[in-house]
Background:
A computed fold for a 61-nucleotide RNA from an Alphaproteobacteria bacterium, annotated as Fluoride riboswitch aptamer (crcB RNA motif). Its mean pLDDT, the model's own confidence on a scale to 100, is 78. Of the family's consensus pairs, 100% are formed in the model.

């Protein structure tokens, strides 16, 4: 200096927080989609589930 293994940690999964779980990353993982490519069109605070916060729509008081 390089490589492998083990242990303990860390980071990430299209906008916030928490729990559970899955996956990925260490020179990285990750940085939505469709389109006739037009200042065009569409979904969502989740990777998934649940809760909270915020936003949007409808109804009632």
């Nucleotide at each position: 200096u390089c490589u492998g293994c083990u242990c303990c940690g860390g980071g990430g999964g299209a906008u916030g927080g928490a729990g559970u779980u899955c996956c990925c990353c260490a020179u990285a993982a990750c940085c939505g989609c469709c389109g006739u490519c037009g200042u065009g069109g569409c979904u969502g605070a989740u990777g998934a589930c649940u809760c909270c916060u915020g936003c949007a729509c409808c109804g009632c008081c």